[in-house]
RNA sequence: AUCGGCAAGGGCAAACCUGCUGUGAUGCAGGGACGCAAAGCCAUGGGUCGGGAACUUUCCGGAUCGCCAGGCUGCCGAGC
Numbered sequence: 001a002u003c004g005g006c007a008a009g010g011g012c013a014a015a016c017c018u019g020c021u022g023u024g025a026u027g028c029a030g031g032g033a034c035g036c037a038a039a040g041c042c043a044u045g046g047g048u049c050g051g052g053a054a055c056u057u058u059c060c061g062g063a064u065c066g067c068c069a070g071g072c073u074g075c076c077g078a079g080c
Base pairs, nucleotide, nucleotide: 002078003077004076005075011036012035016031017030018029019028020027034066040072041071042070044069045068046067047064048063049062051060052059053058
């Protein structure tokens, strides 16, 4: 490289509920666990979602990294 992580010590936390935030997609906090070996970080390409403009084609500026790809970094064990 690769494989596993119920061997052990740990980590994260979907839906849903409550509160706050934002026009909205969302985000934050608490509860909660469907899952995750990068479910750590980066909106770079594509996708999706929302707002505005334009109305042919699109354009502007957002959200999502737990949609995919790419980049950077990384815990434990096996293995080399």
This is a predicted structure of an 80-nucleotide RNA (c-di-GMP-I-GGC riboswitch aptamer) from a Desulfuromonadaceae bacterium. It matches the Rfam family "c-di-GMP-I-GGC riboswitch aptamer". Its family is annotated with cyclic-di-GMP binding in the Gene Ontology. The prediction has a mean pLDDT of 82. Lineage of the source: Bacteria > Pseudomonadati > Desulfuromonadia > Desulfuromonadales > Desulfuromonadaceae.